[in-house]
RNA sequence: GGCCCCUUCGUCUAGUGGUUAGGACGCGGCCCUUUCACGGCUGAAGCACGGGUUCGAGUCCCGUAGGGGUCA
Numbered sequence: 001g002g003c004c005c006c007u008u009c010g011u012c013u014a015g016u017g018g019u020u021a022g023g024a025c026g027c028g029g030c031c032c033u034u035u036c037a038c039g040g041c042u043g044a045a046g047c048a049c050g051g052g053u054u055c056g057a058g059u060c061c062c063g064u065a066g067g068g069g070u071c072a
Base pairs, nucleotide, nucleotide: 001071002070003069004068005067006066007065010025011024012023013022018055027043028042029041030040031039048064049063050062051061052060
């Protein structure tokens, strides 16, 4: 340098064009407990970035960035 793959809450992960982007752990609040732990309820928090296609994009296309694989 060429080609291919990946990027979603703090972490891990689901979502293959239309539902409020869902779950687990973690975190905050409340309940429980004499207190802690356990347990229950509840809340905050996310689509790497920039364009394009489409009535509609996390999803399809192009580019950029980061990571991985492979060839030379």